[in-house]
RNA sequence: GGGCGAGUAACUCAGUGGAAGAGUACUGCAGUCACAUUGCAGGAGUCGCAGGUUCGAAUCCUGCCUCGCCCA
Numbered sequence: 001g002g003g004c005g006a007g008u009a010a011c012u013c014a015g016u017g018g019a020a021g022a023g024u025a026c027u028g029c030a031g032u033c034a035c036a037u038u039g040c041a042g043g044a045g046u047c048g049c050a051g052g053u054u055c056g057a058a059u060c061c062u063g064c065c066u067c068g069c070c071c072a
Stems, first nucleotide, its partner, number of pairs: 001071007010024004018055001026042005048064005
């Protein structure tokens, strides 16, 4: 330098046009002598960045950035 893949909540991931969810974690309450398990409730996201297409973009297109693998 070229090719491929990945980037979404603190972490692991789902979501492939109608606008974001699960599990774990965290907070509060219940519960316990206390803690844990468990139950209920809750908070947390400029969907890597910037443009474009579209009535509408996490999703489609282009460029860039970071990480991984391969080729040279």